[in-house]
Order: sequence, then C1' cells, then structure tokens
RNA sequence: GCUCCCAUAGUUUAAUGGAUAGAACGACCGCCUUCUAAGCCGUAAAUGCAAGUUCGAUUCUUGCUGGGGGUA
Repeated sequence: GCUCCCAUAGUUUAAUGGAUAGAACGACCGCCUUCUAAGCCGUAAAUGCAAGUUCGAUUCUUGCUGGGGGUA
C1' cells in the first nucleotide's frame, strides 16, 4: 500500500428499518444492620465523527477517525 473485521452507559454486552436503545456488573441515594459486608428499593449514565438513502437509521450506503487480523 491492498484487503477483511470491529466501534452502543465506567466495564461486558443485547437490539436482522418503527418499543421510552434493554440487561448484567459497577457508581450514587435510601431501607435493613450496633458498624461493615451481604440482601432489598430507587436514581443517573451509552449508539466514534460527517454526509447520503428512507416517512422513519444503532441497523443500509459512502468517507473519515481509532483498534485488530491477513498479505507484500
């Protein structure tokens, strides 16, 4: 250089064009407890960036950015 794959809460991930983008762990508040841990209730938190297609895009297309694999 060419080519393939990946990018969603702090982390691991689900969502085959239409649900309020779901869950687990973690964080925070509260309950419980003499205190801590465990347990229970609740809260906040995410689609890498820019265009395009579409009535509608996390999903399809293109480019870019980053990561990984293959090849010379």
Predicted 3D model of a 72-nucleotide RNA (transfer RNA) from a Candidatus Absconditabacterales bacterium.
The source organism's lineage runs through Bacteria, Bacteria candidate phyla, Candidatus Absconditibacteriota and Candidatus Absconditabacterales.
The RNAcentral record of the sequence draws on ENA.